[in-house]
RNA sequence: GGGGGAUUAGCUCAGCCUGGUAGAGCACCUGCCCUGCACGCAGGCCGUCGUCGGUUCGAUUCCGACAUCCUCCA
Numbered sequence: 001g002g003g004g005g006a007u008u009a010g011c012u013c014a015g016c017c018u019g020g021u022a023g024a025g026c027a028c029c030u031g032c033c034c035u036g037c038a039c040g041c042a043g044g045c046c047g048u049c050g051u052c053g054g055u056u057c058g059a060u061u062c063c064g065a066c067a068u069c070c071u072c073c074a
Base pairs, nucleotide, nucleotide: 001073002072003071004070005069006068007067010026011025012024013023020057028044029043030042031041032040050066051065052064053063054062
């Protein structure tokens, strides 16, 4: 220098191909249960979907550039 992949909740990830209300598990908080803790049950909290533009009535999703990380080639 070139090719490919990844970036979404505190953490691990889905969703993207085929645009239409952003989700799951774990963690955390409250209550119930218990002598107490754990487990269990009920409820709750958590997002600039990496950044900036473009296309579109509408973008996490499509297109471009950039940033960071991983990997391959040289």
Molecule: transfer RNA
Organism: Ramlibacter sp. AN1133